[in-house]
RNA sequence: GGGCGAAUAGCUUAGUCGGUAGAGCAGCUCCCUCUUAAGGAGAAGGUCCUGGGUUCGAAUCCCAGUUCGCCCA
Repeated sequence: GGGCGAAUAGCUUAGUCGGUAGAGCAGCUCCCUCUUAAGGAGAAGGUCCUGGGUUCGAAUCCCAGUUCGCCCA
């Protein structure tokens, strides 16, 4: 220098033929328990890496960039 992949909640991640983003764990509240843990119930938590573009509508498509990983030279 060239090619490919990844970036989504505090953490691990699902969602890729465009239609209002889910789960597990952690944390919070309640129940249970002498207490803790375990167990049960519930609520909350996301500018979907950044900036543009297309579209009625973008995590998803297009362009540019950032970080990380792999391969080639």